[in-house]
Context: one part of a larger RNA
RNA sequence: GCCUACGAGUUGCCGAACUUGGCGAGGUUAACCGUUUGAGACGGGAAGCCGAAGCGAAAGCGAGUCUGAAGAGGGCGAGCAGUCAGGUUAGGCAGACGCGAAACUUAGUGAUCUACAGAUGACCAGGCUGAAGUUGCGUUAAACCGCAAUGGAGGGCCGAACCAGUAAGCGUUGAAAAGCUUUUGGAUGAGUUGUGUGUAGGAGUGAAAGGCCAAUCAAACUGAGAGAUAGCUCGUACUCUCCGAAAUGCCUUUAGGGGCAGCCUCGUCGUGGUAUGUCAGAGGUAAAGCUACUGAUUGGAUGCGGGGGUUUCACCGCCUACCAAAUCCUGACAAACUCUGAAUGCUGGCAUAUUAAACGGCGGGAGUGAGGCUAUGGGUGCUAACGUCCGUGGCCGAGAGGGGAAUAACCCAGACCAUCGGUUAAGGUCCCAAAAUGCGUGUUAAGUUGGUAAAACGAGGUCGUGUUGCAUAGACAGCUAGGAUGUUGGCUUGGAAGCAGCCAUUCAUUUAAAGAGUGCGUAACAGCUCACUAGUCGAGUGACGCGGCGUGGAUAAUAAUCGGGCAUCAAACACGCUACCGAAACUGUGGAAUAGCAAUAUUGGUAGGAGAGCAUUCCGUUCAGCGACGAAGGUGUGUCGUGAGACAUGCUGGAGCGUACGGAAGAGCAAAUGUAGGC
Repeated sequence: GCCUACGAGUUGCCGAACUUGGCGAGGUUAACCGUUUGAGACGGGAAGCCGAAGCGAAAGCGAGUCUGAAGAGGGCGAGCAGUCAGGUUAGGCAGACGCGAAACUUAGUGAUCUACAGAUGACCAGGCUGAAGUUGCGUUAAACCGCAAUGGAGGGCCGAACCAGUAAGCGUUGAAAAGCUUUUGGAUGAGUUGUGUGUAGGAGUGAAAGGCCAAUCAAACUGAGAGAUAGCUCGUACUCUCCGAAAUGCCUUUAGGGGCAGCCUCGUCGUGGUAUGUCAGAGGUAAAGCUACUGAUUGGAUGCGGGGGUUUCACCGCCUACCAAAUCCUGACAAACUCUGAAUGCUGGCAUAUUAAACGGCGGGAGUGAGGCUAUGGGUGCUAACGUCCGUGGCCGAGAGGGGAAUAACCCAGACCAUCGGUUAAGGUCCCAAAAUGCGUGUUAAGUUGGUAAAACGAGGUCGUGUUGCAUAGACAGCUAGGAUGUUGGCUUGGAAGCAGCCAUUCAUUUAAAGAGUGCGUAACAGCUCACUAGUCGAGUGACGCGGCGUGGAUAAUAAUCGGGCAUCAAACACGCUACCGAAACUGUGGAAUAGCAAUAUUGGUAGGAGAGCAUUCCGUUCAGCGACGAAGGUGUGUCGUGAGACAUGCUGGAGCGUACGGAAGAGCAAAUGUAGGC
């Protein structure tokens, strides 16, 4: 992991609602007694309980009564039948759908492991070092002292047994639930060890690590309380049909739990509901406005008051490129401003349309109370977030199908079943891949593009359009020629001659035209060139805007992602047109269920409500059923039913089993790291 078996809303009591039955203004017995049986049943038993009358604190009165001064008003009543038992549903009390703690209490069991201690024993190869003491000699008055020998001390040294466990390797479903190999520490001591004994669970023991106390220790193990408790996790078993949510508000030692309401379902009673139009209302949003308030505010005019200066003993004065109230002109702002003020939405009346369901009251049963994305009106945040918090709509949740390459939410569209029928939607029609290599007119040259998203800024890219110059009295571009003189203007300067710099009524002359000079150049000149002019040529040529498509700006790790291949008068972009493809949409044919007299309509669905069924085991009645001429069970085949399933039959099997109508449950398994067995 698979298979088989087992495996979770049960039982009692209580009150409640619905339902079935008995009796009915009544209903019903409890304990107990009698008769009798296989279980049990039958007959008694009215004590008691519920109902048939209420109101008041009560006296009390009574279809009324209480309050009250009240024939007022108001409160509660009077009209509608109950009661007993069975069933169903949810609730309460009980373990109360099943499994699951960490723990707590209590009574015991443990020191054969291990910790420490008491008692009594045992053990420590060999080698080394050589303390005290002693003796001898020397020395001394005698000692001290020195030397030699002797001696054999030590938590002394080296190192086996023994004890330990330092480092590495191996082992890691091991040979082993702590080992093996090599290496290492101690090895006469606070040493090691045998036997027997003692200390016990908030206790022991501990050279102290929260260590050890029988492979268990920040409180051992076993039984019991005990099915502790678990607002938590997991699991919770056959079928079909109808309806179908919520993730919100208030409160909560409350926030992943609850209570009430909201939203769903079933029953019952009542009433119409919904949409559109119109009419009538309430209201202060969007917008707008502000010498209409509150506040904020641009520029200007005027300048209350102040600052600075000046004068003066001081006052009064005078001045001002300063600040500035109020007023006027001008511009503009506001969620907590409003002189104004919509569209929608909301409430009601009427009309029309539509619907057979909708709405409302009462009662039984729920689930939900983590929501999410998107569009839009806002708050918050950075006009950040697949951010967060509200309002309104849609969708997902609980929604399949087609499109979007893939992709809960986007676009299209709401799946009763069958069909090798048809038409379309979104989106598409070169190939992958169903359908146009369709038609018409343009644009783009960047593979731009064909998915999303690139900016400020830059550029004789190109197309369209507008405004305005010049031009057959010859433009623009090219070519030929000229481009001069006073003069090297003056100043400056080493020099300054059109061209370093400064100045200037930058003039004047000759001219077709030619600047006291546009650029290059020289040390300065020279030289080249331009403006300007003529000739030649012969038709367009400049400047400035606006728009379309493109271009640079443009940096990320596979050629790496247009879905891919690929595509250039397109298979790109723009504007049109006509076909076609394309879904569970719509529709044809056949069928089913629900509602309805029918016509007809409806039938996606999680939590959840309601209904109808199938199967298993047992019991009662029944068929005076089936069965060795073969029951149940097993394994095939066929038929029937929407399905759970049923029936028939072949083989196997070898002794029990069923039909119909009722009743009762140990009544259905894929999951619970489920339990047991097998493989």